[in-house]
Context: one part of a larger RNA
C1' cells in the first nucleotide's frame, strides 16, 4: 500500500469501490429498435342503436420497404504477436450517415409478401393456387465529371511511377413523399472511421541448438477496397539461427497504479485507449462496415420439448439462481439529465446512463459533551499498614444542543439558449432521485467506544494463579515454586469507529 479475507467491536454523513476462484451450468424478467411524411392492406373488445347500422378507427397487431442492429454493454479464455506502445509510410487502399461544390432526377415493364382459398405437420414450420402496391425489382433514354482502351503533350519523382488538361471509341444512373421541407442519382473535395506495411521497444528457460517444402525468391495467372506465396502452375535452391532461430512455460498490451530520495522494483481492479473472444470448432451470407454476444449454416458436448417422425436453446449484457470459494451486492426506480438509434416532428426504444438499495470494503469529515468541582467520597487494586493509586475521574452545580431520533412549518439546484404554441409582442410543458438534501422552531446529556499491546527490539508494571505443566512466540527466547514473557485482575501505553491477525507487493 490493498478490488482483500478472518477475529473482536461498531454512532453518523459525503465520495468512491464491490466474483481476484469455475471463459462452470443457468429458471424467470428486461437489455434494439424505429419510421404511416416509402407501400398496400386493415381488425376486435367495448359503447350506442331506429336492429339497417354507427362509434371505437383508418386505431392496434401483422406484412413489403428504409435506416439501425458492426455503436453502446460484458469478459480476459486465447495471444510472446506488427498484438500493444511509439514514430513513420500508403505513389498499394476503402469510408454509410455529416459538410462544401458541380451536374441531373426522363420514359416504360414484370413480379411478390401481406390477404383469400385449399392443404401437410404433435410441434417448429411449411406447400399449392389466385389477387395487389411501393423510395422493393428490372429494361430503355440522357452523361457534366468519373471508369476502360488507344494516341500525342506538359509537369513532379524516391525512376517503380504519379498528377494535369486534350482527342477518339466503349459501356454505365436516378424515386418519390410532403408542403416549413425531407429525399434519390453521378462526380470532386473535406471530415470521421478503418484496412495494410515498416524502424525501434515489449517475460522466463540453452537441463530447448538446429529449424523450414508454399518453405525463400522469380515468371505467368487468380484473388482482394488494397501491396504481398494471400492462392495456384512452372522454374531456381534458397530462407532463419548463439546479437538465441525452433521449441517449451507463463502472460491480454498501454496511459497508469503501488513503493522508493532517486535509480529501480512490483503491478495492469475501478477510469481511459487498443486488441481478442461470445457454449466448443469450422464456414460463409447480408452490408459502407461483421466472417457478426442477444443473425444464419454445419459438426460436437450439454439442457429442454416430442405424437419418436422431428424440433428448441446459448447471461464473459442488467438483476437473479445453483456450484466453486477465505471472499464480493437488489430478480429496485426513471428516461428528469448526458449520450445513442429511428423519425420532418410529436415521440418511441435505450439494465448505456442517471439514481436509489446492500456491505466500516476504502478514503475523508463529525460526534460520543463543555465548564466548574477535594469531603482527594464510596468501591477496586497495591501496601513497608503510615499510605499510594484509580482521580477532577465520578457525584454535585452551571451550561451547550453538534449529531442521531421524533414532531411542526418551509423547501431546492441539477432545466432550458432545447421542445411546443404564437397575433412574432410573447406564452407554455417536462424531476426518477424526492417532500430527498437543506433551513427554522421544539424536546432530552439524553441514543453513541472499542481493539491490541505492556521482557528486549518497542511507548507502557505490579499482584494472584500455574509450576518445562497449561501455554506464549515476528526474532532473540519465556515456563522446572517468589514468571514485569503463560492465564486472570488492577494500573498503564498506543491507535480509535475502528483495532488486531493473515496474505501479497515495494
Nucleotide at each position: 500500500a490493498c478490488g482483500a479475507a478472518c477475529g473482536c467491536u461498531g454512532g453518523u454523513g459525503g465520495c468512491g469501490u464491490g466474483c481476484c476462484u469455475a471463459a462452470c451450468a443457468c429458471a424467470u424478467g428486461c437489455a434494439a429498435g424505429u419510421c404511416g411524411a416509402a407501400c398496400g392492406a386493415g381488425a376486435a373488445a367495448g359503447c350506442c342503436u331506429u336492429c339497417g347500422g354507427g362509434c371505437a378507427a383508418g386505431u392496434a397487431a401483422a406484412g413489403u420497404g428504409g435506416c439501425g442492429c458492426a455503436c453502446g454493454g460484458g469478459u480476459g479464455a486465447g495471444u510472446a504477436a506488427c498484438g500493444c506502445g511509439u514514430g513513420g509510410g500508403u505513389a498499394a487502399u476503402c469510408u454509410a450517415c455529416c459538410c462544401u461544390u458541380c451536374a441531373g432526377u426522363c420514359u416504360g415493364g414484370g413480379a411478390u409478401a401481406a390477404c383469400a382459398g385449399c392443404u401437410c405437420u404433435a410441434a417448429c414450420g411449411g406447400g399449392c393456387u389466385g389477387c395487389u402496391a411501393a423510395u422493393a425489382c428490372c429494361g430503355g433514354a440522357u452523361a457534366c465529371g468519373a471508369c476502360a482502351u488507344c494516341a500525342a503533350c506538359c509537369u513532379c519523382u524516391g525512376c517503380g511511377g504519379g498528377g494535369g488538361g486534350u482527342g477518339a471509341u466503349g459501356g454505365g444512373a436516378a424515386a418519390g413523399a410532403a408542403u416549413u421541407u425531407c429525399g434519390c442519382u453521378g462526380a470532386a473535395g473535406g471530415a470521421u472511421g478503418a484496412g495494410c506495411c515498416c524502424g525501434c521497444g515489449u517475460a522466463u528457460c540453452a537441463u530447448u541448438a538446429g529449424g523450414u517444402a508454399g518453405u525463400u525468391g522469380g515468371u505467368g495467372g487468380g484473388g482482394u477496397a488494397a501491396a504481398g506465396g494471400c492462392c495456384u502452375a512452372c522454374c531456381a535452391a534458397g530462407c532463419c539461427a548463439a546479437a538465441g532461430a525452433u521449441g517449451a512455460u507463463u502472460a491480454g498490451c498501454u496511459g497508469g497504479u503501488c513503493u522508493g530520495a532517486g535509480a529501480g522494483g512490483a503491478u495492469g481492479a475501478u477510469c481511459a485507449g487498443c486488441c481478442a473472444c461470445a457454449c466448443u470448432g469450422g464456414g460463409a451470407c447480408u452490408g459502407a462496415g461483421a466472417c457478426a454476444c442477444g443473425g444464419c449454416c454445419c459438426a460436437g458436448a450439454c439442457u429442454c420439448c416430442u405424437a419418436c417422425g422431428g424440433g428448441a436453446g446459448g447471461c464473459a449484457g442488467c438483476a437473479g439462481u445453483g456450484g466453486g470459494g477465505a471472499a464480493u451486492a437488489u430478480u429496485g426506480c426513471g428516461c428528469a439529465a448526458u449520450g445513442g438509434g429511428c423519425g420532418g416532428a410529436a415521440g418511441c426504444c435505450u439494465g448505456a446512463c442517471g439514481c436509489a438499495g446492500c456491505a466500516a470494503c476504502g478514503c475523508c469529515g463529525c460526534g460520543u459533551g463543555a465548564g466548574u468541582g477535594a469531603a482527594g467520597a464510596a468501591g477496586g487494586u497495591c501496601u513497608u499498614c503510615g499510605g499510594a493509586u484509580u482521580g477532577u475521574a465520578a457525584a454535585g452545580c452551571u451550561c451547550u444542543g453538534u449529531u442521531a431520533a421524533g414532531a411542526u412549518a418551509g423547501a431546492a439546484a441539477g432545466a432550458a439558449u432545447a421542445g411546443c404554441c404564437u397575433u412574432c409582442g410573447g406564452g407554455u410543458u417536462c424531476g426518477a432521485c424526492g417532500g430527498u438534501a437543506c433551513u427554522a422552531u421544539c424536546u432530552c446529556a439524553g441514543g453513541a467506544a472499542g481493539c491490541a499491546c505492556c521482557g528486549g527490539c518497542u511507548a507502557a508494571c505490579u499482584c494472584c494463579g500455574u509450576g518445562c505443566c497449561a501455554g506464549c512466540a515476528g526474532c532473540c527466547g519465556c515456563g522446572g515454586u517468589a514468571a514485569u514473557a503463560c492465564g486472570g485482575a488492577g494500573g498503564g501505553u498506543g491507535c480509535a469507529a475502528g483495532c488486531g491477525u493473515u496474505g501479497u507487493u515495494c